[in-house]
RNA sequence: UCCGAUAAUAGCAAACCCAUCGAGAGGUGGGGACGCAAAGCCACGGGUCUGUAAGUUCAGACAGCCGGGUUGCCGAAG
Repeated sequence: UCCGAUAAUAGCAAACCCAUCGAGAGGUGGGGACGCAAAGCCACGGGUCUGUAAGUUCAGACAGCCGGGUUGCCGAAG
């Protein structure tokens, strides 16, 4: 360094419920844990979703869909 354990320490938090913001996808806060070794961060490529008469084109959402970029805790075996 790759890698990722029936290890340790710390962390995040799906569904659902409540409050709140938004036209919506969805965001934020609280409760709650299905899971997660980047489930930290970035919409860069693809994808999905919303708005719309329509959209490949416009404006948005999703990083817990897959790639990519970037930063990072711990440490057995190999």